[in-house]
Predicted 3D model of RNase P RNA and transfer RNA as a complex of 499 nucleotides.
Rfam match: Bacterial RNase P class A. Its family is annotated with ribonuclease P activity, tRNA processing and dimeric ribonuclease P complex in the Gene Ontology. About the family: Ribonuclease P (RNase P) is a ubiquitous endoribonuclease, found in archaea, bacteria and eukarya as well as chloroplasts and mitochondria.
RNA sequence: GCAGCCGGUGAAGCGAUCGCUGGUGUGCGCAAACACACGGGAGGAAAGUCCGGGCUCCAAAGGGCAGGGUGCCGGCUAACGGCCGGUCGGGGUGACCCGAAGGAAAGUGCCACAGAAAACAGACCGCCCCUCCCUCGGCGGGAUCGGGAUGACUCGGGGGACUUUAACCGACGAUCCUGAGCUUGUCGAAGGAAGGGUAAGGGUGAAACGGUGCGGUAAGAGCGCACCGGACUUCCGGUGACGGAGGUCGCACGGCAAACCCCACUUGGAGCAAGAUCGAAUAGGAGCGCCGACGAAAGUCGGCCGAAGUGGCCCGCUUCGCAGUCUCCGGGUAAGGUCGCUUGAGCCGCGCGGCAACGCACGGCCUAGAGGAAUGAUCGCUGCCGCUUCGGCGGAACAGAACCCGGCUUACGGCCGGCUGCGAUG
RNA sequence: GGCGCCGUCGCCAAGUUGGUAAGGCAACGGACUGCAAAUCCGUCAUUCUCCGGUUCGAAUCCGGACGGCGCCU
Numbered sequence: 001g002c003a004g005c006c007g008g009u010g011a012a013g014c015g016a017u018c019g020c021u022g023g024u025g026u027g028c029g030c031a032a033a034c035a036c037a038c039g040g041g042a043g044g045a046a047a048g049u050c051c052g053g054g055c056u057c058c059a060a061a062g063g064g065c066a067g068g069g070u071g072c073c074g075g076c077u078a079a080c081g082g083c084c085g086g087u088c089g090g091g092g093u094g095a096c097c098c099g100a101a102g103g104a105a106a107g108u109g110c111c112a113c114a115g116a117a118a119a120c121a122g123a124c125c126g127c128c129c130c131u132c133c134c135u136c137g138g139c140g141g142g143a144u145c146g147g148g149a150u151g152a153c154u155c156g157g158g159g160g161a162c163u164u165u166a167a168c169c170g171a172c173g174a175u176c177c178u179g180a181g182c183u184u185g186u187c188g189a190a191g192g193a194a195g196g197g198u199a200a201g202g203g204u205g206a207a208a209c210g211g212u213g214c215g216g217u218a219a220g221a222g223c224g225c226a227c228c229g230g231a232c233u234u235c236c237g238g239u240g241a242c243g244g245a246g247g248u249c250g251c252a253c254g255g256c257a258a259a260c261c262c263c264a265c266u267u268g269g270a271g272c273a274a275g276a277u278c279g280a281a282u283a284g285g286a287g288c289g290c291c292g293a294c295g296a297a298a299g300u301c302g303g304c305c306g307a308a309g310u311g312g313c314c315c316g317c318u319u320c321g322c323a324g325u326c327u328c329c330g331g332g333u334a335a336g337g338u339c340g341c342u343u344g345a346g347c348c349g350c351g352c353g354g355c356a357a358c359g360c361a362c363g364g365c366c367u368a369g370a371g372g373a374a375u376g377a378u379c380g381c382u383g384c385c386g387c388u389u390c391g392g393c394g395g396a397a398c399a400g401a402a403c404c405c406g407g408c409u410u411a412c413g414g415c416c417g418g419c420u421g422c423g424a425u426g
Numbered sequence: 427g428g429c430g431c432c433g434u435c436g437c438c439a440a441g442u443u444g445g446u447a448a449g450g451c452a453a454c455g456g457a458c459u460g461c462a463a464a465u466c467c468g469u470c471a472u473u474c475u476c477c478g479g480u481u482c483g484a485a486u487c488c489g490g491a492c493g494g495c496g497c498c499u
Stems, first nucleotide, its partner, number of pairs: 001422009012382007020041002023038005043398001047409002050407005055271004062315004067267005072086005087101001088099004102262002107260002109256003124202002126198004131193003135189008153181006210228006229251001230249008275339004284329004288324001289304006305321006346365004351360003384395004427498007436451003445482001453469005475491005
């Protein structure tokens, strides 16, 4: 210098002028309105509404079934699918990063195409063994029985009668040499058929029933051995996930649960347009029971029934059944007024405990609350970045609270610090 | 402000125990015709709104983003 990783930090500052908003006070006022003064007025994400909690109503949110969510271990927390620390797995040369990471030896289901075979294994090609058939080749035999007129395996060519018997044959040419054919024995080769062995090799696929090597074998195979992987088990370390060492076993259990499912934990519903209260306006409809106990009565209690609410379902629970200011349905209505509304798991500083998330203690502070609509504009100086002819000029992202809070995710531009890799120079 | 639903060709749309996307209209090319219309034949998705993940494999399952629609009082 280039490329990258991690962490922190602010969201420019000060002043002036002109506005906006709501608060308090004062003045004028019955009030509203107006005027003046004082102090307040967007964010790290206010966003998406993806999780969790507070708050409010329904039962202090209760039971069962169904459904949803989460899923390594330990911790933090009001809670969480968040955060912190660790384990294991994966990625990167590295700084470092990522992981919805329980169960596939409970069950069901799926695994297209290709391939012999896709899940209780099986066997397409190949390799090997045995038997048979056919073809060819090497070597060897063809004497006595039957037929060919006789006899010798047959025939052709050469040659010319020796030899000799158990019996034969031979000049119609023996023995011998040579060539061809027939037949037979044996060996070998190629091909084919049937049977058997094998899973080393081939090819397909995302995935093929442990991997590599040596021995071994007819060929092969954990068949045997070594190493690696795996399962089970003992001991040790650790709170635990898990890790280490030893032993046993030739190896059993393919993948998918962000498929159904199983296991463990967890989960009621709605949402501030919740809800409370005041007020305006307005067709109607339904209900006001039954039984029992106590009591003189009024009435009280219990059970049943009905209506409504709690809305995934069942139970349970609540309210009413009082002839009225009643309950419910339906209808009407002003986005009406007020409250809820911002003091809160709050912020800042400092100390202690903890590796950390976080917790505890002390001190200080009050910091938007609206109508859905306000929170701004201009100028000057300073700071930051870029360009520069050193005079200046230009730029500053994403984005706007609506009940509140803790997270996550998404959008986005600066500044600072630490670290890694490469290159150059010393 | 809160709650819910949807997104497939230019338009309307089918497609869900995951296996490579039907159909209609429109458009384009051809045939027919003197020229047209109608009719017939053919062509037309390669980013299923986008990004990432699970899986051998995603329109489909999961997470996030973007856009659209509906409801409340």